[in-house]
RNA sequence: GCCGCCGUGGCGUAGUGGUUUGCGCGCCGGACUCAUAAUCCGGAGGUCGCGGGUUCGAGUCCCGCCGGCGGCA
Numbered sequence: 001g002c003c004g005c006c007g008u009g010g011c012g013u014a015g016u017g018g019u020u021u022g023c024g025c026g027c028c029g030g031a032c033u034c035a036u037a038a039u040c041c042g043g044a045g046g047u048c049g050c051g052g053g054u055u056c057g058a059g060u061c062c063c064g065c066c067g068g069c070g071g072c073a
Stems, first nucleotide, its partner, number of pairs: 001072007010025004018056001027043005049065005
């Protein structure tokens, strides 16, 4: 340099162009307990890597850029 894949809460992940981006762990509060853990209930936290485009509508499609991984040279 070229090609491919990936980028979604703190972490790991799901997500047919159409309801509020869902789940697990973690975090906060409560219940239970003499107390802690476990368990149960409730809650906060995402501008979906960045910028543009297509569309009535984009996490999803297209273009550019950035980052990570792999391959070729």

Transfer RNA from a Candidatus Njordarchaeota archaeon, 73 nucleotides, folded computationally. Taxonomically the source falls in Candidatus Njordarchaeota (Archaea, Promethearchaeati). Rfam family: tRNA. The sequence is in RNAcentral, with records from ENA.